Annotation: The part of an RNA shown here (large-subunit ribosomal RNA, domain I) has 544 nucleotides and comes from Lachnospiraceae bacterium MD335. Its Rfam family is "Bacterial large subunit ribosomal RNA". Gene Ontology terms of the family: ribosome and structural constituent of ribosome.
[in-house]
Context: one part of a larger RNA
RNA sequence: GGCACAGGGCGGAUGCCUUGGCACUGAGAGCCGAUGAAAGACGCGAUAAGCUGCGAAAAGCUGCGGAGAGGAGCACAUAUCCAGUGACCCGCAGGUGUCUGAAUGGGGAAACCCACAUGAGCAGCCCUCAUGUACCGUACAGUGAAUCCAUAGCUGUACGGGGGGAACCCGGUGAACUGAAACAUCUAAGUAGCCGGAGGAAAAGAAAGAAAAUUUUCGAUUUCCAAAGUAGCGGCGAGCGAAAUGGAAAGAGCCCAAACCGCCAUGCGUGCAUGGCGGGGUUCGGACUGCAUAAGUGAUUCCCGAUUGUUAGCCAAACGGUCCUGGAAAGACCGGCCAGAGAGGGUGAAAGCCCCGUAGGCGAAAACGAAAGGGACACGGCAGGAUCCAGAGUACCACGGGACACGGGAAACCCUGUGGGAACGAGCGGGGACCACCCCGUAAGGCUAAAUACUGCUCAGUGACCGAUAGCGCACAGUACUGUGAAGGAAAGGUGAAAAGAACCCCGGGAGGGGAGUGAAAGAGAACCUGAAACCCUGUGUCU
Numbered sequence: 001g002g003c004a005c006a007g008g009g010c011g012g013a014u015g016c017c018u019u020g021g022c023a024c025u026g027a028g029a030g031c032c033g034a035u036g037a038a039a040g041a042c043g044c045g046a047u048a049a050g051c052u053g054c055g056a057a058a059a060g061c062u063g064c065g066g067a068g069a070g071g072a073g074c075a076c077a078u079a080u081c082c083a084g085u086g087a088c089c090c091g092c093a094g095g096u097g098u099c100u101g102a103a104u105g106g107g108g109a110a111a112c113c114c115a116c117a118u119g120a121g122c123a124g125c126c127c128u129c130a131u132g133u134a135c136c137g138u139a140c141a142g143u144g145a146a147u148c149c150a151u152a153g154c155u156g157u158a159c160g161g162g163g164g165g166a167a168c169c170c171g172g173u174g175a176a177c178u179g180a181a182a183c184a185u186c187u188a189a190g191u192a193g194c195c196g197g198a199g200g201a202a203a204a205g206a207a208a209g210a211a212a213a214u215u216u217u218c219g220a221u222u223u224c225c226a227a228a229g230u231a232g233c234g235g236c237g238a239g240c241g242a243a244a245u246g247g248a249a250a251g252a253g254c255c256c257a258a259a260c261c262g263c264c265a266u267g268c269g270u271g272c273a274u275g276g277c278g279g280g281g282u283u284c285g286g287a288c289u290g291c292a293u294a295a296g297u298g299a300u301u302c303c304c305g306a307u308u309g310u311u312a313g314c315c316a317a318a319c320g321g322u323c324c325u326g327g328a329a330a331g332a333c334c335g336g337c338c339a340g341a342g343a344g345g346g347u348g349a350a351a352g353c354c355c356c357g358u359a360g361g362c363g364a365a366a367a368c369g370a371a372a373g374g375g376a377c378a379c380g381g382c383a384g385g386a387u388c389c390a391g392a393g394u395a396c397c398a399c400g401g402g403a404c405a406c407g408g409g410a411a412a413c414c415c416u417g418u419g420g421g422a423a424c425g426a427g428c429g430g431g432g433a434c435c436a437c438c439c440c441g442u443a444a445g446g447c448u449a450a451a452u453a454c455u456g457c458u459c460a461g462u463g464a465c466c467g468a469u470a471g472c473g474c475a476c477a478g479u480a481c482u483g484u485g486a487a488g489g490a491a492a493g494g495u496g497a498a499a500a501g502a503a504c505c506c507c508g509g510g511a512g513g514g515g516a517g518u519g520a521a522a523g524a525g526a527a528c529c530u531g532a533a534a535c536c537c538u539g540u541g542u543c544u
Base pairs, nucleotide, nucleotide: 001543002542003541004540005539006538007537008536009535015529016494017493020466021465022463023462024461025460026459027458028457029455030454031164032163039100040099041098042055043054044053046078050074051073061094062093063092064091065090066089070082071081072080105114106113107112115133116132117131118130119129120128121127135161136160137159138158139157140156141155142154143153168199169197170196171195172194173193179186183235209218210217211216222249223248224247225246226245232240233239253447254446255445256391260279261278262277263276264275265274266273267272268271285389286388287387288384289383290382291381296379297378298377301376302375303374304373307370308369309368310367311366313362314361315360319335320334321333322332324331336353337352338342344356345355346354396420397419398418399417400416401415402414406432427442428441429440430439431438481488482487501528504515505514506513507512
C1' cells in the first nucleotide's frame, strides 16, 4: 500500500411528518381618496433589537353587546400590576390619529426648513395650542382696463376635481422578432409597449335595422351552442375568415330638440329678433281643433317597511373494566351505550361515546345588506287631417386614408383629413356598383338594468395536486445580499409525550469529554427523528 471483516467519523440522501403552497368549487365583496387614500418615515413597552398592534390619549381610550377566569401579543424569564364593581378575549359604534405622501400656506435633497391671518391661554411680550391660507373647473356675486357703454382681467363665496388600485373594460397611439421554409404586399397584430378614462363591472343598446322577392317576415343590445372552417378574402401563397338564420341565457324600455302656449331679460331700427326659464311633446308621430280626464304602469328618487341575511356567540347524545402488552392505551380482551351526530382535528400508539367539534337547533344592544308591500312622485286616452314641426357645413359627391372576414376589387354599408355641398315628409336613407319598381326604415341629440368579463380581497369547502432540490421566489422573505440606479434576489423546516434541556463530582484555560441524574429511548443532548452514498480514520486478518 491492496483486499476482506469489524467499529467509528464526516455527510445529509431516504422514509415519515407539515405550519406553507398549487388548482378549483359555492357564496360574499368589488372600489379607496382633500372627513387627507394607497404606500411609508419616526415613535409608543418596567426591561424591547425584530415582527405584530397602535399614534404624543401611542401593544392602547370610551360606549354598547357577547363571553366567564384568568390576564399583561409573537416571547417559555424577572419584577410589578390588572381581574366576579367582570379583566384578558370577540363583535358593533365612536374618540385619538406625529411627520411624509395627490400633499394642498411657501420652500424642499420625501418623512425636513420657513411663514402669514384670526382666535384661546397669559396682566402683557415671548411662548404654546386651535383653525384657516395650493391649483384647476363650474355657478353666483362684487370689482373692473386699453375704450363711452361694455368686455377681458381681478377678488370673494359655494360645489366639484386632483392621487391610488391585481385582473377585467373603453378610447388614443402603436412595434418587431416570427410565418411565408429567402423577401417587399401579406402575417405576427391592432398583439406587446406607452398614454387617457371609467366602473363593480365596462362597452353595446330601442332600427335612417335584418331579411325577403312582387307580398310579405322578424322586431333593442349582450353572451353561449350550431350554422362553419361554410360563404368569401388572399404574392388565390402563407394564411385570414364572416353573417343571415335556428336553439339557449336574460329580457325593458325611455328622455330631449322643434312646432304651440306663458313669463322674464337683452339688443336696437319700437315691433321685431335673440336668449333664459316653465308648460307642451317624442315617431303604429306630434303641435293644432273637438271630445274625454281614470283604470293602469314604473328601471328613477325620497320616506316607511312585515320578513330575512351578515358582522360576536350558545345548546348539543353516548363507556366502563382488566394482575394483557407498553413509558404512555385510543391497541388487545371482556361487557355496554349513542347515532338527525361513524366529517375532521387533538389527546403519551390506533378514540362514534376523553377534549374541540360534527348532525340538528337557538341567538343581536349596535351597524350594514336584501326585501314583499305601502305612501309620495312620475308616466298614463280617442277622433279629425287644413296649416305648422320633426336634429346642416349635416346627408351626399370628389380626392386621400381607415375600418368592415372583404388586401381597390363589380365594392356597397360605416368612420373622416381636404375641397365642394342638398332636400324638407309628395321629403330623406337602405336593401353589396348603378337604374326602375317594390319593400324596410326615419340619420345628423341623449339615457337604459339583466344575461357577459375578471379576482388584489372575505368565508366555507374540494383534490387519482406538491410534501422542504417538491409546492409560490418565500412553510423562515421580497428578508440577507448584489447593483449609482431601474432592478436582481437566495439559502435556511423536524430534541422529546412533557424541558423532565443534564444538579453534583472528575480531566481541561476553554472547547470538549468521563461519571452521576432525567427520560421509554441520550447510539433523542440542543451541530438534537430516521441517518444512505461519496470521502476519512482505527483495529484484526491476509498478500506484496